SAM riboswitch aptamer (S box leader) from a rhizosphere metagenome, 121 nucleotides, folded computationally.

RNA sequence: CUCAUCCAGAAGGGUGGAGGGAAUAGGCCCUGUGAAACCCUGGCAACCGCCCUCCGGAGUCUGAGAGGACAACGGAGAGAAAGGUGCCAACUCCUGCCCCACAUGCGUGGGGAAAGAUGAG
Numbered sequence: 001c002u003c004a005u006c007c008a009g010a011a012g013g014g015u016g017g018a019g020g021g022a023a024u025a026g027g028c029c030c031u032g033u034g035a036a037a038c039c040c041u042g043g044c045a046a047c048c049g050c051c052c053u054c055c056g057g058a059g060u061c062u063g064a065g066a067g068g069a070c071a072a073c074g075g076a077g078a079g080a081a082a083g084g085u086g087c088c089a090a091c092u093c094c095u096g097c098c099c100c101a102c103a104u105g106c107g108u109g110g111g112g113a114a115a116g117a118u119g120a121g
Base pairs, nucleotide, nucleotide: 001121002120003119004118005117006116011041012040013039014038015037019030020029021028024096025095026094027093042088043087044086047084048083050079052077053076054075055074056073059070060069061068062067092115097112098111099110100109101108102107
């Protein structure tokens, strides 16, 4: 940089000792009944990888032929959780910018963008 996903799910202990919820602003939360961080154990999920089935299939082998066998790779579905990551308060905690509908006093709902997170390349 590109693509996919982001209203599901999953916590205990030890060290630590005051912050934390990415950044900025507002809001709202969590936190001495112990924040961040680190470690241990446990768990969640299924992105990559893995197994199986089906479809397509470059090609390879075989056969006189018809045909048969194998098959990189692509697609669909199902599965496991031993591998590589990730994650385990609140929708990415909510809003901010644009559009639409309703309301028009505040606003409410929907869609999109931006930013971000995770994975793959």

The model forms 97% of the base pairs in the Rfam consensus.